[in-house]
Context: one part of a larger RNA
RNA sequence: UGCACAUGGUGGAUGCCUUGGCAGUCAGAGGCGAUGAAAGACGUGAUAGCCUGCGAUAAGCGUCGGUGAGGUGGCAAUAUCCUGUGACCCGGCGAUUUCUGAAUGGGGAAACCCAGCCAACAUAAGUUGGCUAUCCUAACCUUUGGUUAGGAGGCAAACCGGGAGAAGUGAAACAUCUCAGUACCCCGAGGAAAAGACAUCAAUAGAGAUUCCCCAAGUAGCGGCGAGCGAACGGGGAGUAGCCGAUCAAACUUGUAGUAGCAAAAUGGCGUGGGAAAGCCAACCAUAGUAGGUGAUAGUCCUGUAUGCGAAACUGCAAAUGCGACACAUUAAGUAGGGCGAGACACGUGAAAUCUUGUCUGAAGAUGGGGGGACCAUCCUCCAAGGCUAAAUACUCCUGACUGACCGAUAGUGAACCAGUACCGUGAGGGAAAGGCGAAAAGAACCCCUGUUAGGGGAGUGAAAUAGAACCUGAAACCGUGUGCAU
Numbered sequence: 001u002g003c004a005c006a007u008g009g010u011g012g013a014u015g016c017c018u019u020g021g022c023a024g025u026c027a028g029a030g031g032c033g034a035u036g037a038a039a040g041a042c043g044u045g046a047u048a049g050c051c052u053g054c055g056a057u058a059a060g061c062g063u064c065g066g067u068g069a070g071g072u073g074g075c076a077a078u079a080u081c082c083u084g085u086g087a088c089c090c091g092g093c094g095a096u097u098u099c100u101g102a103a104u105g106g107g108g109a110a111a112c113c114c115a116g117c118c119a120a121c122a123u124a125a126g127u128u129g130g131c132u133a134u135c136c137u138a139a140c141c142u143u144u145g146g147u148u149a150g151g152a153g154g155c156a157a158a159c160c161g162g163g164a165g166a167a168g169u170g171a172a173a174c175a176u177c178u179c180a181g182u183a184c185c186c187c188g189a190g191g192a193a194a195a196g197a198c199a200u201c202a203a204u205a206g207a208g209a210u211u212c213c214c215c216a217a218g219u220a221g222c223g224g225c226g227a228g229c230g231a232a233c234g235g236g237g238a239g240u241a242g243c244c245g246a247u248c249a250a251a252c253u254u255g256u257a258g259u260a261g262c263a264a265a266a267u268g269g270c271g272u273g274g275g276a277a278a279g280c281c282a283a284c285c286a287u288a289g290u291a292g293g294u295g296a297u298a299g300u301c302c303u304g305u306a307u308g309c310g311a312a313a314c315u316g317c318a319a320a321u322g323c324g325a326c327a328c329a330u331u332a333a334g335u336a337g338g339g340c341g342a343g344a345c346a347c348g349u350g351a352a353a354u355c356u357u358g359u360c361u362g363a364a365g366a367u368g369g370g371g372g373g374a375c376c377a378u379c380c381u382c383c384a385a386g387g388c389u390a391a392a393u394a395c396u397c398c399u400g401a402c403u404g405a406c407c408g409a410u411a412g413u414g415a416a417c418c419a420g421u422a423c424c425g426u427g428a429g430g431g432a433a434a435g436g437c438g439a440a441a442a443g444a445a446c447c448c449c450u451g452u453u454a455g456g457g458g459a460g461u462g463a464a465a466u467a468g469a470a471c472c473u474g475a476a477a478c479c480g481u482g483u484g485c486a487u
Stems, first nucleotide, its partner, number of pairs: 001486009015472001016436002020407002022404007029396002031155002039100003042055003046078001049075003061094006070082002105114003115132007134152008159190001160188004170177001174224001200207002211238005221229002242388003247325002251321001253319007261309003267282004283300002285289001291303003337361008347373001368383005423430002443471001446458004
C1' cells in the first nucleotide's frame, strides 16, 4: 500500500410523520372609513427581550347570557395573587381607545413642532373639555365674502362599466393586417355590474325584452383573398317580469336562521409486553362503525359523532299591521336623414346596408316615420330622438363545514420554524436557509480525568442513551481502528 472480515467517525440521503400548503364543493359575507379606516409608531406585565392581546381605565373595564373548577396568554420557568359571594374561558351589547395615517387648526424630514377661539374650574401660573381643513349641494345674510345644514375625501383580492391606449410577436423580411382594443394608466359603481321590454328579427309561415350555456360552425363571409379574423338566421337549454303616479319604509308582532352551548348508547377477562387499542376467550350498543386522541392497530377509555334540544342580548331573511315619506315622461328637433372625415359592427371602402359622431347642413308630424345588407317598387314588420327593472351570468381579500387516485420539508405558498424575516441594493426592488429526543423530562443527583461552563468515563433515569439535547431512522462520497492474508 492492496484485499477480506469486523468495528467506528463524518455526513444527512432514505423510510415513517405533520403543525403548513395546494385544489375544490356547499353555504355565508361581499365591504371598512370624519362616530377617524386600512396600515403603523410608541407604550402597556412582578418582566430584560420577542410574539400575542390591549391603549394612560392599556395581557385589560362594565353589563347581560353560556359554562362549572380551576386560573394568572406563548417562548418559559419562578413569584404573587384571583376563584362556588362563580374566577378563568366562550358569546351578545357597551365603555376606554395615546400618537401617526384620508388626517381635517397651521406646519412637517409620518408617529413631531407651533397655535387661535369658546366654556367650566381656579384666578398667580394654569387645568380640563369642545371647536377651528378643503370641495360640492341647499338655505339665509350685512355678497371679492360669510353663516348654518347635509354630503364627499382614504383603503381594499378579483369580478364590472367607461375614458385613453402600446410593443415584443405572427405574416418565416415588411408597410395594410396581426398581436389587441390585449398589457399598462385613469375615472366610476355594485354585491354583482352591464344589458333590457323591439323604430328587433323573419319571409308569405311566423317569432316576441335582456343575459348566459350547447349546437348551428370554423359554416356564410372578411382578408397584402397572405398570415389570419370570423358571425348571424334557426334549434335546444338555464332563467323568466314587466313597467312609468310603480312604491319605499321607522316601529311592533309572528316565523325562521345565525352569533355561546346542552344531553347523547354500549366490555370484561387471560397471557405477551415498558405500555394493549394487537392476539385469544366470552359480551354489548348502533338513527351513533365520520374523525381525532390515549404508552402498539379502540364502535363500547376520552373528545366527539347520529339524533334531539337551547338565547338575557344583537343581527339577517320572510309575512302581517303600519306612524310617516313619496322623485320622474306625457310620446321626445338642431333630432332622423344628407355631405366630408373617422370609429364600431365577423365585414380592412368595398356594390356596403346598420350603429356612433368631429365638422357643415337639415325633415316629416300617424293621411306620418324607421327597417327588411347599394338602390327602386310592391309587400311585410316595427314606432327612434325620455326613463326604471329581479333571475339565470362573472369573481373571492374574507367566514364556516366538508372533500381530494394533491404535496409531505430540495416537495407543497417565498414562508410548516417569530418570513416578506435575516441579508443585499442609494432606490424602485430582490430575497433565503432553517421541522422530528422520549409514552412521560423521568433532560443525567453524585464521583473522576482536565486550564476548562469543552469533551469524556462511571453512577442514575428510561423499554431503549449507538434515544443525551450537535438528540427518530442514519445510505453514499470521504477518513480511521482491529485482525488475517499479500507485497
Source information: Large-subunit ribosomal RNA, domain I from Moraxella ovis, 487 nucleotides, folded computationally. The RNAcentral record of the full RNA draws on ENA and SILVA.